[in-house]
Context: one part of a larger RNA
Molecule: large-subunit ribosomal RNA, domain V
Organism: Minisyncoccota bacterium
RNA sequence: CCUGCAGCUAGACGAAAAGACCCCAGAAGCUUUACUGUAAUUUGGUAUUGGGAUUACGGGUGCACUGCGUAGCGUAAGUGGGAGACUUUGAAGCGGAGGUUUCGGCCUUCGUGGAGUCGUCAAUGCAACACCACUCUUUGCAACUGUAGUUUCUAACCUCUCAUGAGAAACAUGAGAGAGACAGUACCUGAUGGACAGUUUCGGUGGGGCGCUGUCCUCCUAAAAAGUAACGGAGGAGCCUAUUAAGGUCACCUAGGCGCGAAUGGAAACCGUGCCGAUAGUGCAUUGGCAAAAGGUGGCUUGACUGCGAGUCGUACGUGACAAGCAGGCGCGAAAGCGGAGCAAAGUGAACCGACGGUCCGCAUUAGAUGCGACCGAAGAUUAACGGAUAAAAGUUACUCUGGGGAUAACAGGCUGGUAUUGCCUAAGAGUCCAAAUCGACGGCAAUGUUCGGCACCUCGAUGUCGGCUCAUCUUAUCCCGGGGGCGGAGAAGCUCCCAAGGGUAUGGCUGUUCGCCAUUUAAAAAGGUACGUGAGCUGGGUUCAAACCGUCGUGAGACAGGUUGGUCUUAAUCUGCUGCAGG
Repeated sequence: CCUGCAGCUAGACGAAAAGACCCCAGAAGCUUUACUGUAAUUUGGUAUUGGGAUUACGGGUGCACUGCGUAGCGUAAGUGGGAGACUUUGAAGCGGAGGUUUCGGCCUUCGUGGAGUCGUCAAUGCAACACCACUCUUUGCAACUGUAGUUUCUAACCUCUCAUGAGAAACAUGAGAGAGACAGUACCUGAUGGACAGUUUCGGUGGGGCGCUGUCCUCCUAAAAAGUAACGGAGGAGCCUAUUAAGGUCACCUAGGCGCGAAUGGAAACCGUGCCGAUAGUGCAUUGGCAAAAGGUGGCUUGACUGCGAGUCGUACGUGACAAGCAGGCGCGAAAGCGGAGCAAAGUGAACCGACGGUCCGCAUUAGAUGCGACCGAAGAUUAACGGAUAAAAGUUACUCUGGGGAUAACAGGCUGGUAUUGCCUAAGAGUCCAAAUCGACGGCAAUGUUCGGCACCUCGAUGUCGGCUCAUCUUAUCCCGGGGGCGGAGAAGCUCCCAAGGGUAUGGCUGUUCGCCAUUUAAAAAGGUACGUGAGCUGGGUUCAAACCGUCGUGAGACAGGUUGGUCUUAAUCUGCUGCAGG
């Protein structure tokens, strides 16, 4: 070295299970003051559902009443007709009873009585309740009818008992008792309604969550055409202006600051004068403009018009921006001309839907009104997740599930090296004096890849995670033992630097701890790498499933790098590697 046997498990990112953590898409369970429904409960109406009595209120009809300003015989409701009307079918008068009253009277009825009573005429705005008709106001009675209530009946309907049907239950019939038009049931309707159901609960994001953000305008980034990203750096808008326009036009004007002077008068008022020259102003952010002004003031006005629009800019589309000119009828100006809002660039919202106004329009129906559409105009969206899913929508899951992702986090590795550790440079200073025995500020430059990070590059069809035990192996930036230089080294003990990795480098208490503190030793109790070495070697105390308790948060389901108790660690070694033995 080869072969074999017996072993050990460091590796084969070993085997097993399309990762359970995380993210994305979906599902399901659960919750609730998410949305929308449903059962259920309840309110009212109608039907099943009938008879009678009575109360209150209302309606029309019939009959009978009722009506007082002053003047005037006197209690004149209104209008019209009207010269007679009523009466032995009982007038005036008298007596009794009732109703009403403005207390004067009026009306009804009974008895007596036995022949008259009232009007036309005078006064009054209107003339006779003499008589008739119609109507208004008040009140009563009658029948009818409506609404609400009370009460009663029995025959619907309901309950119970008994009997019968071969009859226990159920059913049917009959009888009796109770209850009774209630209850029950059906339909319509208002309310309550996680009891139940179906769903929703956005995207971006140097993982996700929390935060912030989503449309429009201005500047920079933007690389001298245009355009151009980031959770890059800065700011704004969601309007305003017509009874003093901040619009149109015509005419005129120039701001602001500084110096000096001047009553009250001051840093700043108004006045005079000189210098600078746009620093001023522009309705509001910024940028670009603006003096024959786009800035300021005054006069007259409504073009902040109607119908159109060549041609351009811009643009995926849909939106958007500019615009000469023509026609109509206007404003200002002597006129040329200017005017279809504002110095410009923000000041915003598609369709659908219903509502509004207009029109020689269409269809339908009409005597007409009207209904539905068409065309034109205009209002209603923080549809702000701003190209707007619906008219209408929140949470939770550690009880979870499915499909995917190393397109994306947690471990480890990788890249980086801000942070960390180590070294060096300079030397202010400390060191009595003296920068450099020793220490070294303010600063600067490196190395390492041990910390905390950044990135998200292999791995999510799985690379098992802290600590301990066991077994180690390497580095040296050396803790001890060894050899040297310097010293602010007398000696001893030390401080610092250089060489050096051969060997060594603690036991206990507390804690799951690494770490740390404590106790006692030691020559010393070094720092690190090895997937923070080592779970197909062990453990399983911690972290990190399902159960449960507490605190806090939440209406709740539930949640918490808060605490607490409990909680399955599989794998018979094929290959590489290593150990022992045997043979060649």